[in-house]
RNA sequence: AACAGAGUAGAUGCCCAAGCGUUAAGUGCCCGAGAAACGGGGAGUUGUUCUCGGGACGAAAAGAUUGAUCUUGCGGUUUGAGCAUCGCAUCCCGCUGCC
Numbered sequence: 001a002a003c004a005g006a007g008u009a010g011a012u013g014c015c016c017a018a019g020c021g022u023u024a025a026g027u028g029c030c031c032g033a034g035a036a037a038c039g040g041g042g043a044g045u046u047g048u049u050c051u052c053g054g055g056a057c058g059a060a061a062a063g064a065u066u067g068a069u070c071u072u073g074c075g076g077u078u079u080g081a082g083c084a085u086c087g088c089a090u091c092c093c094g095c096u097g098c099c
Base pairs, nucleotide, nucleotide: 003097004096005095010086011085012084013083014082016080017079018078019077020075021074022073029055030054031053032052033051034050035049036048040093041092042091043090061072062071063070064069
C1' cells in the first nucleotide's frame, strides 16, 4: 500500500418511576421560516432533531370525598433511570489488526 475492524451523537422497542392532560394541552399529519447536532480531527446532505408561525383531523372516563382533592383508568402524552436492538447519508484523514 491493500484488506478487515472498532468507536459517537442519536433512533426505536420493552419496563420502572415521577409528572402533564382528561374544562383536550400533548401526540401523530400537512405547509412555511429559523436553528442545532451528526465516531478522534475536518467537511457535510435531498437525511435527523428542535423552535416558531399557520392549517386539517381529533379522544374515556368512573368512583370516593366535597374544601380542596384523592384513587382507579384513559392519552399513538412529557421527562428521567435500566435493559435490548440499530447506529458516523456521504467524503478525506486518524486509530486497531494484518504486514
Record summary: The RNA shown here (THF (Tetrahydrofolate) riboswitch aptamer) has 99 nucleotides. The prediction has a mean pLDDT of 80. It was read from a public genome assembly, where an Rfam model found it.